[in-house]
Molecule: transfer RNA
Organism: Chloroflexota bacterium
RNA sequence: GGGCGAUUAGCUCAGCUGGCCAGAGCGUCCGGUUCACAUCCGGAAGGUCGGAGGUUCAAGUCCUCCAUCGCCCA
Numbered sequence: 001g002g003g004c005g006a007u008u009a010g011c012u013c014a015g016c017u018g019g020c021c022a023g024a025g026c027g028u029c030c031g032g033u034u035c036a037c038a039u040c041c042g043g044a045a046g047g048u049c050g051g052a053g054g055u056u057c058a059a060g061u062c063c064u065c066c067a068u069c070g071c072c073c074a
Base pairs, nucleotide, nucleotide: 001073002072003071004070005069006068007067010026011025012024013023019057028044029043030042031041032040050066051065052064053063054062
C1' cells in the first nucleotide's frame, strides 16, 4: 500500500429481506425473601446504534468518506 471483517447500554453480544417506541445476559440501583449475606423473585435506571455526509415517506439495517481494532496479501 491492497483485500476482508468488526465498531449497538458499564462489560459480552443479538437485531431475519429498511417500516412503528432499539433488545438480551451479566453488572448497577430499588423492593420482596433472610437475623444478615448470598441465592432466588419482581421492578427501575442506563444507548448521539464509532464520526460526517448521501439515498428514502422512513436507515442500527443501503451508499460514500473518515477514525479505531483484528485477520490476510504484498